[in-house]
RNA sequence: UGAAUCUGGUGAUUGAUCGCUGCGGUUUCAUUAUCGUAGAGGAAAGUCCGGGCUUCGUGUGGGCAAGGUGCCGGAUAACGUCCGGCGUCGAGAGCCGAAAGACUCUCGGUAGGGAAAGUGCAACAGAAAAUAUACCGCCUCAAUUCCUAGGGACGGAGGCAAGGGUGAAAAGGCGACGGUAAGAGCGCACCGCAUGUUUGGCAACAAAGAUGGCAUUGCAAACCCCACCUGAAGCAAGACCAAAUAGAGGUGGCAUGAAUUUUAUUCGUGGCGCGCCCAUGGCCAUCGUCACCUGGGUAGGUCGCUCGAGCUUAUCGGUAACGGUAAGCCUAGAUGAAUGAUCAAUCAGGAGGUAAUCCUCCGGACAGAACCCGGCUUAUAGCCAGUUUCACACG
RNA sequence: GCGGGUGUAGCUUAAUGGUAAAGCCCCAGCCUUCCAAGCUGGCUACGUGGGUCCGAUUCCCAUCACCCGCU
Numbered sequence: 001u002g003a004a005u006c007u008g009g010u011g012a013u014u015g016a017u018c019g020c021u022g023c024g025g026u027u028u029c030a031u032u033a034u035c036g037u038a039g040a041g042g043a044a045a046g047u048c049c050g051g052g053c054u055u056c057g058u059g060u061g062g063g064c065a066a067g068g069u070g071c072c073g074g075a076u077a078a079c080g081u082c083c084g085g086c087g088u089c090g091a092g093a094g095c096c097g098a099a100a101g102a103c104u105c106u107c108g109g110u111a112g113g114g115a116a117a118g119u120g121c122a123a124c125a126g127a128a129a130a131u132a133u134a135c136c137g138c139c140u141c142a143a144u145u146c147c148u149a150g151g152g153a154c155g156g157a158g159g160c161a162a163g164g165g166u167g168a169a170a171a172g173g174c175g176a177c178g179g180u181a182a183g184a185g186c187g188c189a190c191c192g193c194a195u196g197u198u199u200g201g202c203a204a205c206a207a208a209g210a211u212g213g214c215a216u217u218g219c220a221a222a223c224c225c226c227a228c229c230u231g232a233a234g235c236a237a238g239a240c241c242a243a244a245u246a247g248a249g250g251u252g253g254c255a256u257g258a259a260u261u262u263u264a265u266u267c268g269u270g271g272c273g274c275g276c277c278c279a280u281g282g283c284c285a286u287c288g289u290c291a292c293c294u295g296g297g298u299a300g301g302u303c304g305c306u307c308g309a310g311c312u313u314a315u316c317g318g319u320a321a322c323g324g325u326a327a328g329c330c331u332a333g334a335u336g337a338a339u340g341a342u343c344a345a346u347c348a349g350g351a352g353g354u355a356a357u358c359c360u361c362c363g364g365a366c367a368g369a370a371c372c373c374g375g376c377u378u379a380u381a382g383c384c385a386g387u388u389u390c391a392c393a394c395g
Numbered sequence: 396g397c398g399g400g401u402g403u404a405g406c407u408u409a410a411u412g413g414u415a416a417a418g419c420c421c422c423a424g425c426c427u428u429c430c431a432a433g434c435u436g437g438c439u440a441c442g443u444g445g446g447u448c449c450g451a452u453u454c455c456c457a458u459c460a461c462c463c464g465c466u
Stems, first nucleotide, its partner, number of pairs: 001391004006386005012346007020039007041366001045377002048375005053234004058281007066230005071085005086112001087110008096101001113225002118223002120219003135164002137160005144153004172191002175188001177187002192214001193212003197208004238303004248294007257267004268286005310329008347364001349362005396465007405419004413449001421437005442458005
């Protein structure tokens, strides 16, 4: 200097004409006409989490289920999000050591409670895979036999788990140490592990020294256990106004599930619940028909609807996420659903021609609000800044 | 707006975390004078990217595509 990858930011500009939606002014029988003004995003997307808002409830007690989260502390309205820390894993570098391994630094990842409540699984290979085991091997004993005086061979009775081999994993590792027939935490040093103590830290946890000869393999993104959390539905929620048709309720007359004192009570029957079941209370109704009266819902309309955990700037507190204070600002609100089209110039970009200034042509990423916010995830041309890798050139 | 499901060979379907199976299709050979049928052999796959695990089609997360239901 160039290319690739990843991360963050930005996401073409100006003018004219014709249109669309909201709001304001004037005007009109009437959004009729006219003027002014505002008019998509960083993801408006996926709908994966969390909240606001709205409606739905007859109380209490007990049990069972369903779903989710899972180191510690903090932020927040809340979260499975974010910030900081701890542990752990991987890579690289340094350093100590005989080795095992420990320590320090840098970078990156991390769904990380419990395996000493129980159940389950661990293919193939291998002797043996969770109450360990003995294929090769090492050692001892007695007898037989062969060569020969020290051994070998076949089978037998025992001891061992160091070495070989299998595997993802072999029941702590390692040793310039001891011990033994050979061996072995059998003993010892170091490392790891477990138990309890002290110190530091809000805590997760860390460090030190002591005791233990090592038990308690791994898997819970297998069932499960423990702790904590969760009512359901969603703006087509819902509130108000309110046609036609059909139906509902109340009052009165006729009439009435049973009994009684017939205005009422009791019993019976049926109905009413924010997962299900049980227990115990509670509430409502109780055939049908005729006349009159009332009111609910549907079509349609209005509201909900955009001033809000809001935005910008400055400053203060905090490592940070974030919070406090002050000043300024108002920034889409449609409902078959507006936010567009054409022309001109500019800004980047690509292709071709040319020695070059320059000329011609093409042409602008992902994508389009629908009640509103906080996150996560995914898509994104070109330009700007940065990380990493590679190539070339120069010193 | 709210919810559910599926993705395996060209097609239709299987498979308990342990070498991915079958039928139809295709290709080659045998058989036949030739074709069909039959017999034998072969080719071709877990939507994509991560993670857990010794090991993933299977378990978990994200994403993509398709299908279905309710209002």
Molecule: RNase P RNA; transfer RNA